[in-house]
RNA sequence: UUGGAAGGCUGGAUAGCCGAGGGUAGGAUGAAUUUUUACCUUAGGAAAGUCCGGGCUUCAAGAAAACAUGGUGCCGGGUAACGCCCGGGCGACGUAAGUCGACGGAAAGUGCAACAGAGAGAAGACCGCUCUAUUAAGUGCCAUCAUGCCCGCAUGAGGGCUUUUGCUUAAUAGAGCAAGGCUGAAAGGGUGCGGUAAGAGCGCACCGCGUGACUGGUAACAGGAACGGCAAGGUAAACCCCACCAGAAGCAAGACCAAAUAGGAAUGUCAUAUAAGUGUGUUUUCCACUUGAUAUUCGGGUAGGUUGCAUGAGCGUAAUGGUAACAUUGCGCCUAGAUGAAUGGUUAUCGUUUUGUUGAGUUUGGCUCUGCAGAAUACAAAACCCGGCUUAUAGGCCUUCCAGCAUA
Numbered sequence: 001u002u003g004g005a006a007g008g009c010u011g012g013a014u015a016g017c018c019g020a021g022g023g024u025a026g027g028a029u030g031a032a033u034u035u036u037u038a039c040c041u042u043a044g045g046a047a048a049g050u051c052c053g054g055g056c057u058u059c060a061a062g063a064a065a066a067c068a069u070g071g072u073g074c075c076g077g078g079u080a081a082c083g084c085c086c087g088g089g090c091g092a093c094g095u096a097a098g099u100c101g102a103c104g105g106a107a108a109g110u111g112c113a114a115c116a117g118a119g120a121g122a123a124g125a126c127c128g129c130u131c132u133a134u135u136a137a138g139u140g141c142c143a144u145c146a147u148g149c150c151c152g153c154a155u156g157a158g159g160g161c162u163u164u165u166g167c168u169u170a171a172u173a174g175a176g177c178a179a180g181g182c183u184g185a186a187a188g189g190g191u192g193c194g195g196u197a198a199g200a201g202c203g204c205a206c207c208g209c210g211u212g213a214c215u216g217g218u219a220a221c222a223g224g225a226a227c228g229g230c231a232a233g234g235u236a237a238a239c240c241c242c243a244c245c246a247g248a249a250g251c252a253a254g255a256c257c258a259a260a261u262a263g264g265a266a267u268g269u270c271a272u273a274u275a276a277g278u279g280u281g282u283u284u285u286c287c288a289c290u291u292g293a294u295a296u297u298c299g300g301g302u303a304g305g306u307u308g309c310a311u312g313a314g315c316g317u318a319a320u321g322g323u324a325a326c327a328u329u330g331c332g333c334c335u336a337g338a339u340g341a342a343u344g345g346u347u348a349u350c351g352u353u354u355u356g357u358u359g360a361g362u363u364u365g366g367c368u369c370u371g372c373a374g375a376a377u378a379c380a381a382a383a384c385c386c387g388g389c390u391u392a393u394a395g396g397c398c399u400u401c402c403a404g405c406a407u408a
Stems, first nucleotide, its partner, number of pairs: 001404010012350007020042009044379001048390002051388005056250004062286006069246005074088005089103001090101004104241002109239002111235002126181002128177012140161003144157006189207006208230001209228003214223003254307004264298007275291005314333008351377007359369004
């Protein structure tokens, strides 16, 4: 100096004039729901999403068990709790700093992988390789090396076998094979050597795989003696199995006051104390309370006020402990509470970013400073509260780390 990674703070400022909500303390008025003075205070890091976890309220004085349904899923810690945060392990990506992970189980079972292919999970013989027998044809045949090219043929060199028995080719039949080839995303380990009629973990070496003494670590996990020819692979954000967790509904929860109507009518079904109903996923048992429950139709009242409602798992700061998340203690602070919904309007000056331009400096690639003119100034607003996650965000500042280039 260029590019990148992680974290933190901030996200406009000042002044004048006019105005709004809440609270506290007064004044005026006979009093008030009227009016006035002073002081304090009034949007967020996400207030958004409504995705998790809770506090709180009701069911409700409730209890236990099972099932259903849903959620989480490596280990250890933090927290009121969590699917969150911190640290670690393993895996993937990246040169790296770092980022991400829907991270228990495939030998409990079921399912899925189109098509192709002989065959897709105790699979499989299409092209092929080998041996035997028969028939026909040919006459030497086979391997190695070199050269050429039409890439399996030709020529040459030396060598081996055989001399009517071999050898080669073709066809048919039988037997053996899964090494080579094809197909496919994937073919029941890989490479090499030996062995075989030809092959094959058939045997061996190394790697891989399985079990695994022992060592380190709280653990996940890492390493690993020895043994075993050795698997039936992949997939569970497929069903499923395993472990753990979860009552439901929600501030439009609930409580109180006032007012008003009609303590409404009809029809049906079930039950009627040995019974029924309620106790907010279902069932059973206990216990408590009540005396009906339920469906349809007709008709009437209720649209008000107060509260819940702002002191909190609160915020800031220092010390101590801890790798950290965080915890403990001390000191300090009180910072919205509306209910058609307040926190604003206006004027002026400045700030930041950016474009153009005058001038100056400089190491003239360009950069910095100053003046002038223009433009822009992010995402976006409580409604019971809190802890998280996710998403959006013009810019500005700070700290640490990685890589490249240049200079000293």
Model confidence (mean pLDDT): 78 of 100. A computed fold for a 408-nucleotide RNA from an uncultured Alphaproteobacteria bacterium, annotated as Bacterial RNase P class A. Its Rfam family is "Bacterial RNase P class A". By type it is a ribozyme.